[in-house]
RNA sequence: CAUAGAUUCACGCUUAAUUCUCGUUAGAGAAGCGGGGGAACCAUUCGUGGGGUGAAUCGGAAGCAAGGCUUCCGUAGGGGACUCUCAGACCCGAAUCCGUCAGCUAACCUCGUCAGCGUUAUUGGGAGAACGA
Numbered sequence: 001c002a003u004a005g006a007u008u009c010a011c012g013c014u015u016a017a018u019u020c021u022c023g024u025u026a027g028a029g030a031a032g033c034g035g036g037g038g039a040a041c042c043a044u045u046c047g048u049g050g051g052g053u054g055a056a057u058c059g060g061a062a063g064c065a066a067g068g069c070u071u072c073c074g075u076a077g078g079g080g081a082c083u084c085u086c087a088g089a090c091c092c093g094a095a096u097c098c099g100u101c102a103g104c105u106a107a108c109c110u111c112g113u114c115a116g117c118g119u120u121a122u123u124g125g126g127a128g129a130a131c132g133a
Base pairs, nucleotide, nucleotide: 010119011118012117013116014115018031019030020029021028022027032113033112034111035110036109037108042103049101050098051097052096053095058074059073060072061071062070063069064068077092078091079090082128083127084126085125086124087123088122
């Protein structure tokens, strides 16, 4: 000097998943954000069961060969250091829960607040914001 790893702090990203208070601890309670159930009116149509969270849905090909699983190529849709928008490139396009049951839905009832990453940030155009000079 370079590379790799670990820890702490800072600043960010995906996500609803952050903040505050009390408590010796365990934990508890709030605010914020998010999900589900639940009238009338309206809507829907009945087993090949149906439904929820989520961007993550729908196809084609090949292989293994009950079921289904795996791989590849696409795709609805989604993501990225100020915000919106247009265009291009890059990336994701999963997982899981309920258990025969749930449309919408005021009042009302109820639940969650995890996890995983990054270190000068995707490029250009237009409009705006903020900061600096």
c-di-AMP riboswitch aptamer (ydaO/yuaA leader) from Paenibacillus lutrae, 133 nucleotides, folded computationally. The coordinates come from a structure-prediction model, not an experiment, and the mean pLDDT is 81. The sequence is in RNAcentral, with records from Rfam.